The prediction has a mean pLDDT of 76. This is a predicted structure of a 135-nucleotide RNA (SAM riboswitch aptamer (S box leader)) from a Balneolaceae bacterium. Its Rfam family is "SAM riboswitch aptamer (S box leader)". Rfam links the family to the GO term regulation of gene expression. The sequence was found by an Rfam model in a public genome assembly.
[in-house]
Parts: sequence; structure tokens; C1' cells
RNA sequence: CUCUUAUCCAGAAAGGUGGAGGGACAGGCCCUGCGAAACCUUAGCAACCGGUUCCGGUUUAAACUCCGGAAUGUCAGGUGCUAAAUCCUGCCCACCCAUACAAGAUAUCUUGUACGGGGGAGGGAAAGAUGAGAA
Repeated sequence: CUCUUAUCCAGAAAGGUGGAGGGACAGGCCCUGCGAAACCUUAGCAACCGGUUCCGGUUUAAACUCCGGAAUGUCAGGUGCUAAAUCCUGCCCACCCAUACAAGAUAUCUUGUACGGGGGAGGGAAAGAUGAGAA
């Protein structure tokens, strides 16, 4: 670097070195000399892998053999993470609001259309990140 698969609206920071950038990409919007990236130290979060306890099933001569579970079982050993939902949007579909145009009615509405554009934590995809596995 490639492939498969799971997860991504929760959670968790201080110090030192360092000096201007960072949030993957593009646009937006943010963070940053009240000190960015990177590295180091310490601390923390987290149950993906792993260990372990119990329960149920399965297999068996019997079994921690295998599978599932525990309102977040438990342990921080392997990774990972510790601004903002993966910061938001990016392609497709759908809805609402606003807007524009047309028609009708008429004191403010109804119906229809909308290439492009605006607002709104809908669904799916893509991309990305991380884990586990494979080549």
C1' cells in the first nucleotide's frame, strides 16, 4: 500500500521540548503566540483484540471444545483515542420551511412548476479514521 469485516451523536488532559500551523481532501466554519504540528513524560478514556469470573446452550466418557450472554461483569496486557457528531456539507433519494415563476382567487391565500441557489442533527452511499483478520 491492497482486500474482507465491525464500529464511528458516548467518553477522556496536564507538564516539558518545540516554534506556526492545524482540523485527511475541497468548500464552509472553527482551533491556534492566553503558543499550532511533531516528539517526550505522566495521567486519563475506552471493552476492538487478549486475560479472567459467572450463567445458558453445544460437544463429549468428562471437559474453559465451541457459541452466546452478564441493565456498562471484571482486568488497562496489545492497539487506539483524549476541541467541535467522522466539526458540517460534498453523490443519490425523500420531507418541511423560505424563495422565484405561472395560473386561479382575492386582501392574502390556494394549486402547480423550479435549472441553479438558501435554511432544517431524515435515510442510504462514497470517502476517511480505528480495530480484527487475510494476501